[in-house]
Molecule: transfer RNA
Organism: Micromonospora sp. NBC_01796
């Protein structure tokens, strides 16, 4: 140097071009309980890695980067 995966919420990860973008799990509240765990109920948290650019619309497609993992030379 070339190839190919991946990048969404603190953290593991869904999301097939259209819905105010989820789920788990953590954190805050409150309930329960002598107290805590654990369980129940409710909440806060995202400009989807940047840019461009297709498109009536893009987290989803295209290019250009970066950044992580893998294989070839």
């Nucleotide at each position: 140097g070339c190839c190919c995966c991946u990048g969404u919420a603190g953290c593991u990860c869904a999301g097939c071009g259209g819905a105010a973008a989820g789920a788990g799990u953590g954190c805050c509240u409150g309930g329960c309980u002598a107290c805590g765990a654990a369980c129940c109920a409710g909440g806060a948290g995202g400009u989807c890695c940047g840019g461009c650019g297709u498109u009536c619309g893009a987290a989803u497609c295209g290019c250009c980067g970066c950044a992580g993992g893998g294989g070839c030379g």